[in-house]
RNA sequence: UUCUUAUCAAGAGAGACGGAGGGAUUUGGCCCAUUGAUGUCUCAGCAACCAACCUAUGAAGUAUGUAGGUACGGUGCUAAUUCCAAAUAGGUGUUAUUCGAAACCUAGAAGAUAAGAG
Numbered sequence: 001u002u003c004u005u006a007u008c009a010a011g012a013g014a015g016a017c018g019g020a021g022g023g024a025u026u027u028g029g030c031c032c033a034u035u036g037a038u039g040u041c042u043c044a045g046c047a048a049c050c051a052a053c054c055u056a057u058g059a060a061g062u063a064u065g066u067a068g069g070u071a072c073g074g075u076g077c078u079a080a081u082u083c084c085a086a087a088u089a090g091g092u093g094u095u096a097u098u099c100g101a102a103a104c105c106u107a108g109a110a111g112a113u114a115a116g117a118g
Stems, first nucleotide, its partner, number of pairs: 001118008013043005021032003025087005044078003049074002052070006082110001088107005
């Protein structure tokens, strides 16, 4: 860096350094920020993807499974739903009929994280 799969409405902050923008990209909105943000480091915490361990579950076979739990290890995360909407497709909706706005729903795209593969 590419591909595959899973998850993304919950959860969890203090100190030090530093000094101007930051919230991934584009547009619009809305927020955070000299009462010091974003970021880096230390410590603490959250969570339970991987690993590890524990419990339950079976009978022809399936279990290296399934369900639940623990939290020492590898990652991750600790403002706001991935901050919100649009960036593509379908549907609901409206109407006598056709077209179809706002709004809403589903999927997808993009992004983030984990595990695996190249």

Description: A computed fold for a 118-nucleotide RNA from Aquibacillus sediminis, annotated as SAM riboswitch aptamer (S box leader). The model forms 94% of the base pairs in the Rfam consensus. Its Rfam family is "SAM riboswitch aptamer (S box leader)". Gene Ontology term of the family: regulation of gene expression. Its mean pLDDT, the model's own confidence on a scale to 100, is 77.